A computed fold for a 104-nucleotide RNA from uncultured Ruminococcus sp., annotated as SAM riboswitch aptamer (S box leader). The model forms 90% of the base pairs in the Rfam consensus. The coordinates come from a structure-prediction model, not an experiment, and the mean pLDDT is 82. Lineage of the source: Bacteria > Bacillota > Clostridia > Oscillospiraceae > Ruminococcus. The sequence is in RNAcentral, with records from MGnify.
């Protein structure tokens, strides 16, 4: 940089000790214990293997599972951050941007 996904899911464990939720503003979480590490778990993006259907084949689609590689386990990606529609206002909705993760 390209592309897919981001409304679901996941511990009353051990170590650890004050911070954390990307950034900014909010709003929250935290000594009834934050980050981090370990264990545990969730999911099923990639790899391998399995089943069904289509196909001469390459392969495609669907399903189940979870061995390997990642990822994830407060709140919609916690909300807003730019634009549009809507509302008297509050607001509601849509799209983009930014961000995260996988694959290339």
């Nucleotide at each position: 940089c390209u592309u897919a996904u981001c409304a679901a899911g996941a511990g009353u464990g051990g170590c650890g000790g004050a911070g954390g939720a990307a950034c900014a503003g909010g709003u929250c979480c935290g000594a009834u214990g934050a980050a981090g590490c370990c264990c545990g778990g969730c999911a099923a993006c990639c790899u391998a293997a399995u089943u069904g259907c289509a196909g001469c084949a390459a392969u495609g689609c669907a399903a189940a599972g979870a061995a390997g590689g990642u990822g994830c386990c407060a709140a919609u990606u916690c909300c807003u951050g730019c634009g549009g529609u809507u509302u008297u206002u509050g607001u509601a909705c849509c799209g983009a941007g930014a961000g995260a993760u996988g694959a290339g």